[in-house]
The RNA shown here (SAM riboswitch aptamer (S box leader)) has 103 nucleotides and comes from Algoriphagus winogradskyi. Its mean pLDDT, the model's own confidence on a scale to 100, is 84. Lineage of the source: Bacteria > Pseudomonadati > Cytophagales > Cyclobacteriaceae > Algoriphagus. It matches the Rfam family "SAM riboswitch aptamer (S box leader)". Its family is annotated with regulation of gene expression in the Gene Ontology. About the family: The SAM riboswitch is found upstream of a number of genes which code for proteins involved in methionine or cysteine biosynthesis in Gram-positive bacteria.

RNA sequence: GAUUUAUAAAGAAGAGGCGAGAGAUUAGGCUCUAUGACCCUCUGGCAACCAUCCCGAAACGGAGAACGGUGCCAAAUCCUACCCUUUGCGGGAACUAUAGAUU
Numbered sequence: 001g002a003u004u005u006a007u008a009a010a011g012a013a014g015a016g017g018c019g020a021g022a023g024a025u026u027a028g029g030c031u032c033u034a035u036g037a038c039c040c041u042c043u044g045g046c047a048a049c050c051a052u053c054c055c056g057a058a059a060c061g062g063a064g065a066a067c068g069g070u071g072c073c074a075a076a077u078c079c080u081a082c083c084c085u086u087u088g089c090g091g092g093a094a095c096u097a098u099a100g101a102u103u
Stems, first nucleotide, its partner, number of pairs: 001103008013043005021032003026081004044073003049069002052064001054062002082092003
């Protein structure tokens, strides 16, 4: 990188550095940003996918913990775009992100 499965309206910020754009891509909207965003580093935290522990014959069952591998810490994946629609924080799909498995 590819395939597949699951999840994505909950949750969690300080310091230092840098110095202009940032919020994945295209378009529209909206928002963040010199009161320093985005990004990087450190520290802290959130969550509980893997791993781990207990119950269970087992479950694509339940409960716990948070040492390890990841992930995440503005706004719903920020919203919309395609299909359906009873017009709703409606349902589905696609894309994207993250994790597990296979390759």